[in-house]
């Protein structure tokens, strides 16, 4: 130096004019008012104003309403092991099986010897298997005596098909063969030793000899799961027209003080369902399972504690244009062996954009920077 692999970050910067949106404050004038003040509209000053994905809305939680003894049935997810987490389909670490020389990547990774069902297309035969070539045996016919030709058997060894064809190699054995029988491997099952929290690993024996694949087919197994969403839900204010059921009026529904229980007060009316009306304000609204740093447990994920930090909160929905100066990309020209410099244009500088708020996932994404590891080649 070249090839690669893995992680983390930035994602335009300074000025200046306009121009927009929440809030503050201040001036005009409106409305209401119980004359303390409220409310909203116009104008000026002033603070503050998007993102790593805010995006898809694919999970998983908080909150809020509503149901809810308990248990169970349907449905639905989730799947190697042990951990993290508020929880996850998300992360970490192992483990197995697959790929790469290698740093590393990829796996929709429970169960097919419970039971059902599927296996296109070829092919005789797709799973309690098959005689299409082929091999062998027996008696017959033919016959140029080398063999054919049909008929009864026997064979999964050899051809051929297909993604897969019911272990492989070798030997014995046979009319031919064949785990039929033997060594060895290779897979299954069981049994013993040893290691680890575990998935699993490592060793030894025996064992029939072999049990094809698909659970994102239907099933079993093991563990999780209530429904609805912020247009959730309150509260004032306006409008309307009631109706019905069921609770309850000294055996007190319901309310109020109060963290709660008890207690003390008010106490006739409450709930819920149909019709009917309304579309206005205000709470809910942003400080949160929250960033950063450190020490400290852990391989790590994350956790404990201590410090410091945190100004969008709209509701037809705002965060924009121009400028001039820097960078960064391109074109064109000089200059310079050459890395390069200088000079002058273009206009090129992405993906995309907040609406209840988190915690993953996925996806888009001009350019760039910063680490850690491999491989190869050359120098010392």
């Nucleotide at each position: 130096c070249g090839a690669g692999c893995c992680g983390g970050c930035c994602g335009g910067g300074c000025g200046g004019u306009c121009g927009c949106g929440u809030c503050g404050a201040g001036u005009g004038g409106u409305g209401c008012g119980u004359c303390a003040g409220c409310a909203g509209c116009a104008c000026u000053c002033g603070c503050c104003g998007a993102g790593g994905a805010a995006c898809g809305u694919c999970c998983g939680g908080g909150c809020u309403c509503c149901a809810c003894a308990g248990g169970g049935c349907a449905g639905g997810g989730u799947g190697g092991u042990c951990g993290g987490u508020a929880a996850c389909a998300c992360c970490g670490a192992c483990c197995c099986g697959g790929g790469g020389u290698g740093a590393c990547c990829c796996g929709c990774g429970g169960g097919a010897a419970a039971g059902u069902g599927c296996c296109a297309c070829a092919g005789a035969g797709a799973a309690c298997a098959g005689a299409c070539c082929g091999c062998c045996g027996g008696a017959g016919a033919c016959u140029u005596c080398g063999g054919u030709c049909g008929c009864c058997g026997g064979c999964a060894a050899g051809g051929g098909u297909g993604a897969a064809a019911c272990g492989g190699u070798g030997g014995g054995g046979u009319a031919a063969g064949a785990g039929c029988c033997c060594a060895c491997c290779a897979g299954c099952g069981c049994c013993c030793g040893g290691g680890g929290u575990g998935a699993c690993c490592c060793g030894g024996g025996c064992g029939g000899c072999u049990c094809g694949g698909c659970a994102a087919a239907c099933c079993c197994c093991a563990c999780c799961c209530g429904g609805a969403g912020c247009a959730a839900g309150g509260u004032c204010a306006g409008a309307c027209a009631g109706g019905a059921a069921g609770c309850g009026u000294u055996c007190g529904a319901g309310g109020g003080c109060g963290g709660c229980c008890c207690g003390c007060c008010c106490g006739a009316g409450c709930u819920u369902c149909c019709g009917g009306g309304u579309a206005g304000a205000c709470c809910g609204c942003u400080a949160g399972a929250g960033g950063c740093u450190g020490u400290c447990g852990g391989c790590a994920a994350c956790g404990c504690c201590a410090g410091c930090c945190c100004g969008a909160g709209a509701g037809g929905g705002a965060u924009g244009a121009c400028c001039g100066c820097c960078g960064c990309u391109c074109c064109g020209g000089c200059c310079g062996c050459g890395a390069g410099g200088c000079c002058g244009g273009a206009g090129g500088c992405a993906c995309a954009g907040a609406a209840c708020c988190c915690g993953g996932c996925g996806u888009a994404c001009a350019g760039g920077c910063c680490g850690a590891c491999u491989c190869g080649u050359c120098c010392g």
Bacterial RNase P class A from a Frankiales bacterium, 380 nucleotides, folded computationally. It matches the Rfam family "Bacterial RNase P class A". Rfam's curators write: Ribonuclease P (RNase P) is a ubiquitous endoribonuclease, found in archaea, bacteria and eukarya as well as chloroplasts and mitochondria. Rfam classes the family as a ribozyme. Lineage of the source: Bacteria > Bacillati > Actinomycetota > Actinomycetes > Frankiales. The model forms 94% of the base pairs in the Rfam consensus. It was read from a public genome assembly, where an Rfam model found it.